[in-house]
C1' cells in the first nucleotide's frame, strides 16, 4: 500500500416505535429513541421491491346529449386493471469518498 477486520482505542450512524412536518402514496426530513452497522458515508447506472397521483384501457357501474323507447355514440363521475416519470444506498451489485491498526 492492497486485501482484511479486534470484546482494542478515539469517534460516528441510527431500525422498530412516538410526536411535528412535508408527499396522492411509497416514502422523506426534524426531535426523542437504539434493532442494528466498518463505510448504516455519497451517487439511483443496472437488478429486485414498494407506491400509482397524471396519463391509459377492447374492464365494470352510474349518468349526461340528440323528440320519447332500445341499441350505439359523445362526454363525465366512481371502481377496477395497468403504468414511474415517484421511492428504497439499513435488499443486492456497481461507482466516488473515507477513521483506526490487533491477527
Nucleotide at each position: 500500500g492492497u486485501c482484511c477486520g479486534a470484546u482494542a482505542a478515539a469517534g460516528g450512524c441510527a431500525a422498530a416505535c412516538u410526536c411535528g412536518u412535508c408527499g396522492a402514496a411509497a416514502g422523506g426530513c426534524g426531535a426523542g429513541g437504539a434493532c442494528g452497522c466498518a463505510a448504516a458515508g455519497c451517487c439511483a447506472c443496472g437488478g429486485g421491491u414498494c407506491u400509482a397521483a397524471c396519463g391509459c384501457u377492447u374492464c365494470u357501474g352510474g349518468g349526461u346529449u340528440g323528440c320519447u323507447c332500445u341499441c350505439u355514440u359523445u362526454c363525465c363521475c366512481a371502481g377496477a386493471g395497468u403504468u414511474a416519470u415517484g421511492a428504497u444506498a439499513g435488499c443486492c451489485g456497481g461507482g466516488c469518498c473515507g477513521c483506526c491498526g490487533a491477527a

The prediction has a mean pLDDT of 84. Predicted 3D model of a 103-nucleotide RNA (c-di-GMP-I riboswitch aptamer) from a Chloroflexota bacterium. The sequence was found by an Rfam model in a public genome assembly. Lineage of the source: Bacteria > Bacillati > Chloroflexota.